[in-house]
RNA sequence: CCUGAUAAAGCUAAACCUUCCGUAAGGAGGGGACAGAAAGCAACGGGUCUUAAGAAGUAAGACAGCCGAGCUGCCGAAG
Numbered sequence: 001c002c003u004g005a006u007a008a009a010g011c012u013a014a015a016c017c018u019u020c021c022g023u024a025a026g027g028a029g030g031g032g033a034c035a036g037a038a039a040g041c042a043a044c045g046g047g048u049c050u051u052a053a054g055a056a057g058u059a060a061g062a063c064a065g066c067c068g069a070g071c072u073g074c075c076g077a078a079g
Base pairs, nucleotide, nucleotide: 002079011036012035016031017030018029019028020027021026034065040071041070044068045067046066047063048062049061050060051059
């Protein structure tokens, strides 16, 4: 440095229920755990989704627990 254990100490929290915010996707708080070794940060590339008013386009948004790139980071057995 790579890898990441039937280890230890901690961390996050899907579905679902509930209150609030938002046109919506979705977000925040509480309950709750399916999972996660970056399920920490961050919309850069791809992707998916939303938009009151018919569609498309444009534009504006959402998702990091879809993939890749970037930044940061706890523990450390065996190999």
Notes:
A computed fold for a 79-nucleotide RNA from a Nitrospirota bacterium, annotated as c-di-GMP-I-GGC riboswitch aptamer. Its Rfam family is "c-di-GMP-I-GGC riboswitch aptamer". Rfam links the family to the GO term cyclic-di-GMP binding. Model confidence (mean pLDDT): 81 of 100. The sequence was found by an Rfam model in a public genome assembly.